[in-house]
RNA sequence: GGGGACUCUGGAGAAGCCCAUUCAAUUGGGUGCCGAAGGUGCAAGGCUCCGCAGGGAUGCCGAAUCUCUCAGGCAAAAGGACAGAGAAAGCAGG
Repeated sequence: GGGGACUCUGGAGAAGCCCAUUCAAUUGGGUGCCGAAGGUGCAAGGCUCCGCAGGGAUGCCGAAUCUCUCAGGCAAAAGGACAGAGAAAGCAGG
C1' cells in the first nucleotide's frame, strides 16, 4: 500500500392488493409496482481481423448508485448495495 474474509453501527424503494386455500401474508392463480443481494446490457479505450491507404468490422475484452427486471423484493422481522468503526491473521512491494 492493495485485495479478501470476520465483528459492530447506520442503511432506500415498491399492494399487509384481488380470488381460492390454509392454523398461518401457507400454497396456487391474477393484476400492479420496486431496485441496493446475485445476474443481464454497454461508453471511452484496448485487442484481433480486413484494407495499399484514408479507414472498416456483425468479432473479443471492457465501469457504475446507469440499464433490464431473469432472480429477489413491496407492514414488521429478516435480507440489503454502500458508508463508518474494530481486532487478529496472512500476502505483495520497499
Background:
The RNA shown here (Glycine riboswitch aptamer) has 94 nucleotides. Its Rfam family is "Glycine riboswitch aptamer". About the family: This family represents the bacterial glycine riboswitch.